[in-house]
Molecule: transfer RNA
Organism: archaeon
């Protein structure tokens, strides 16, 4: 430099057929049990890499930048 895959809560990750509240572990706040503390159970926070375009509507489709990753030279 050319191809390809990837970027999603503090951390792991699912969705990528465009439409109603983004999904699940986890952490972390409250609560329920317990004599306490663990385990479990409820509950509540918290996110789509950036910027154009298309479209009533984009995390999802298009265009170009960052960054990561593995191919080829």
């Nucleotide at each position: 430099g050319c191809c390809g895959g990837g970027g999603u809560a503090g951390g792991g990750u699912a969705g990528g057929c465009g439409g109603u509240c983004a999904u699940c572990c986890u952490a972390u706040g409250g609560g329920a049990c317990u004599g306490u503390g663990g385990a479990u159970c409820c509950u509540a926070u918290g996110a789509c890499u950036c910027g154009g375009g298309u479209u009533c509507g984009a995390a999802u489709c298009u265009c170009g930048g960052c960054c990561c990753c593995g191919g080829c030279c």